The RNA shown here (transfer RNA) has 73 nucleotides and comes from Ruminococcus sp. The sequence is in RNAcentral, with records from ENA and Rfam. The coordinates come from a structure-prediction model, not an experiment, and the mean pLDDT is 81. Lineage of the source: Bacteria > Bacillota > Clostridia > Oscillospiraceae > Ruminococcus.

[in-house]
RNA sequence: GAGACAUUAGCUCAGUCGGUAGAGCAUACGCCUUUUAAGCGUAGGGUCGAGGGUUCAAAUCCCUCAUGUCUCA
Numbered sequence: 001g002a003g004a005c006a007u008u009a010g011c012u013c014a015g016u017c018g019g020u021a022g023a024g025c026a027u028a029c030g031c032c033u034u035u036u037a038a039g040c041g042u043a044g045g046g047u048c049g050a051g052g053g054u055u056c057a058a059a060u061c062c063c064u065c066a067u068g069u070c071u072c073a
Base pairs, nucleotide, nucleotide: 001072002071003070004069005068006067007066010025011024012023013022019056027043028042029041030040031039049065050064051063052062053061
């Protein structure tokens, strides 16, 4: 210097064709239990890495940039 992949909740990750963002764990509260743990239930938590474009509508399509991993030179 060229290319590929990844970036979504505190953490690990889904989200296949564009149509109101989800799960598990963790956290808070409640139930159960003599108590803790375990189990069960509820809740909070995201402007989907940044900026721009297309569209009635973008995590998803297009462009640029950033960070990380890998390959080639």